[in-house]
């Protein structure tokens, strides 16, 4: 100097002219109300004029989280549902932020083991571990249970044994030895190949994303935690730390693969709706129709219980039952009526809820002086952040939606020229990206021309 | 402004971890049949599963972030 990664800051300034929105002041016009009563005064509304002042962002965006605020009787219990997920802290709160732990990756330094070359120093490769620097991690539980793990492969979860290695037995041929025969040859033995059978093994090969601890030495017929050292894992105890966790000692040869952004379990959190919330005024219409609806309706939301409120907890039909009265019969009983705060099945309506239809498309508040606000300083804290009778600052507020346009200069950047280079000077260009408030905050995510600063890695050049 | 839903060949859709470099229907193309067209038969092409990351051995499917499209919500009586 260039490239890549991580983090932070800024994202133009000044002046002139014209234009837009809002606010304040002055005076004008229009029409209204009140007082006085006739030449006026006061109040508030609308319109335009002059002067003065203010006027988008780091994301105003996506609406992904969390709050303030408002309303629903402030909302209790259970189930369901949703969210979050190492630990500690910060905060109004959070899925955000800070610090720490663990783990993964890159770099660098270092210790141990081991292969090869050289056999003299040494060189080079592989494996395991530790320290430091930088970066990443949706990082509770897989020995609570259920489920899944395709293809390939012998085997995918109580493991198993394809090739290979080793042992035993059988064993054609070849080779060797002995005997018989001596013309080919025959018989027996040894070595035991190919192969077969029985067993051992899990070092090596092979399959796979993953296969039952890793690596080295010993050991063995071959092997193997079979034994040992180191590392990993599990159990027990101790020490340090608020804790996640770390370290130390002892024991166990190892049992327990992965997936929870699969169901699930555990811990914690969550009432719902949202400024079209909600309140007030004005105008207009049909205060219309249908449905559900007394073990009713609403608050109440997915359900249940509880609580509260409303209601005409109402009216009525049929059947049946009980009591009672009258008549007939007088043995059972039959007919008619009344009452019931009896029962069953229906109908209508209330409270209210739902759907359709009708009307309006106006104004004010909420809503912008002032709060979880910003800057500086001090104190506490590693930090996020907190505290301070400390100092200073802060008026965008539209409602089809204002905050813009042109010109000049400066700053920055690019090009050309002068100059050995740099610096400087002169001329020209450009003056830009993403994008625009809509009740307000804290975050996250996404978009963004260009400029500057810090840290890490790699490459090149110079010393 | 607020709330909710959806995205797979040209069109409509199936799919719910591997059987899917994705199946079907209509449409399109080629051939057969026919004097020709239609109908019919046979075969074929056509999908970055909206885009980008992540989880997993493996993603159209699960999770996150963007992009695009659609729908609803005013007040009065």
């Nucleotide at each position: 100097a260039g490239a890549g990664g991580g983090g932070g800051u800024c994202g133009g300034g000044u002046g002139a002219u014209c234009g837009c929105u809002c606010c304040g002041a002055u005076g004008c016009g229009u029409g209204c109300g009140c007082c006085a009563g006739u030449c006026g005064g006061c109040g508030g509304a609308c319109g335009g004029a002059u002067c003065g002042g203010a006027g988008a962002g780091g994301a105003a965006a996506g609406u992904c989280c969390g709050g303030g605020c408002u309303c629903c009787c402030c909302a209790g219990g259970g189930c369901a549902g949703g969210g979050u997920g190492c630990u500690g802290g910060g905060u109004a709160a959070c899925g955000c932020c800070c610090a720490g732990g663990c783990u993964c990756c890159g770099g660098u330094c270092u210790g141990c083991c081991u292969g090869c070359c050289a056999a003299g120093c040494g060189g080079u490769g592989g494996g395991c571990g530790g320290g430091c620097c930088g970066g990443g991690g949706a990082c509770g539980g897989a020995a609570a249970g259920u489920g899944c793990c395709a293809c390939a492969g012998a085997a995918a979860a109580c493991a198993u044994a394809c090739c290979g290695c080793c042992c035993g037995c059988c064993g054609a041929a070849c080779u060797c030895c002995g005997c018989c025969a001596c013309a080919c040859g025959g018989c027996g033995g040894a070595c035991g190949c190919a192969g077969g059978c029985g067993g051992g093994u899990a070092a090596g090969g092979g399959c796979g994303a993953a296969c039952c601890g890793g690596c080295g030495c010993g050991g063995u017929a071959a092997g193997a935690g079979c034994g040992c050292a180191c590392c990993g894992c599990c159990c027990c105890g101790g020490u340090g730390g608020c804790g996640a966790c770390a370290c130390c000692g002892g024991g166990g040869g190892c049992a327990c693969g992965g997936c929870a952004a699969a169901c699930c379990c555990c811990a914690c959190c969550c009432g719902g709706a949202g400024c079209a919330a909600g309140g007030c005024c004005a105008a207009a219409u049909a205060g219309g129709a249908g449905g559900c609806g007394a073990u009713g309706c609403g608050g109440u939301g997915g359900c249940c219980c509880g609580c509260c409120g409303c209601g005409a907890u109402g009216c009525u039909g049929u059947u049946u039952c009980a009591u009672u009265c009258g008549c007939c019969a007088u043995u059972c009983g039959g007919c008619g009526g009344a009452u019931g705060a009896g029962a069953a099945c229906g109908g209508c309506u209330a409270a209210g809820c739902c759907u359709c239809g009708g009307g309006u498309u106006g104004g004010c508040c909420g809503c912008g002086c002032a709060g979880a606000c910003c800057c500086u300083g001090g104190c506490g804290g590693c930090a996020a952040c907190g505290c301070c009778a400390a100092g200073g600052g802060c008026a965008a507020g539209a409602u089809a939606g204002a905050u813009g346009a042109u010109c000049a200069c400066c700053a920055a950047c690019c090009c050309c020229g002068c100059c050995u280079c740099a610096a400087g000077c002169g001329g020209g260009g450009c003056c830009c990206a993403c994008a625009g408030a809509a009740c307000c905050c804290g975050g996250c995510u996404u978009a963004u021309a260009g400029a500057c600063c810090c840290c890490c890695u790699c490459u090149g050049c110079c010393a | 402004g607020c709330c909710c839903c959806c995205g797979u060949c040209g069109u409509c859709u199936a799919g719910a971890g591997g059987c899917c470099c994705a199946g079907g229907a209509c449409g399109c193309c080629a051939c057969c049949c026919u004097u020709u067209c239609a109908a019919g038969g046979u075969g074929g092409a056509a999908a970055u599963c909206g885009c980008g990351g992540g989880u997993u051995c493996g993603a159209a499917u699960c999770c996150c972030g963007c992009c695009g499209g659609g729908g609803g919500c005013a007040c009065c009586a």